[in-house]
Molecule: transfer RNA
Organism: Candidatus Gottesmanbacteria bacterium RIFCSPHIGHO2_01_FULL_39_10
RNA sequence: GACCCGGUAGCUCAACGGAUAGAGCAACUUCCUUCUAAGAAGUAGGUUGAGAGUUCGAUUCUCUCCCGGGUCG
Numbered sequence: 001g002a003c004c005c006g007g008u009a010g011c012u013c014a015a016c017g018g019a020u021a022g023a024g025c026a027a028c029u030u031c032c033u034u035c036u037a038a039g040a041a042g043u044a045g046g047u048u049g050a051g052a053g054u055u056c057g058a059u060u061c062u063c064u065c066c067c068g069g070g071u072c073g
Stems, first nucleotide, its partner, number of pairs: 001072007010025004018056001027043005049065005
């Protein structure tokens, strides 16, 4: 330098172009317990890497850039 894959909650990951972007773990609150752990119930947490475009509608499709990984040279 060329090409491929990925970037979504604190972490690991989902999500045919369509309703309010969800799950597990973690966090917080309450219950239980002498206390802790375990368990039960609930709550909060998101500029979907950045910008632009297509579309009635974009996490999803297109373009540029950024970051990480890989293959080739």